[in-house]
Molecule: transfer RNA
Organism: Candidatus Pacearchaeota archaeon
RNA sequence: CGGGCUGUCGUAUAACGGUAUUAUUUACGCAUGGGGUGCGUAAGACCUGGGUUCAAUUCCCAGCAGCCCGA
Numbered sequence: 001c002g003g004g005c006u007g008u009c010g011u012a013u014a015a016c017g018g019u020a021u022u023a024u025u026u027a028c029g030c031a032u033g034g035g036g037u038g039c040g041u042a043a044g045a046c047c048u049g050g051g052u053u054c055a056a057u058u059c060c061c062a063g064c065a066g067c068c069c070g071a
Stems, first nucleotide, its partner, number of pairs: 001070007010024003018054001025043007047063005
């Protein structure tokens, strides 16, 4: 320098263009004499900027970051 892939709660991970999922984590509550553990409730996310569309995590373009390949 050229090409490809990926980017989602703190972490990990799903999502035919139509309420963003689950686990873990954290807080609270219940069970126990206490702990461990289990159960319940709640909190927390779509990399950035544009475009298309009634509607974008999803499609298109550019940028940024990471990884891989080539030179």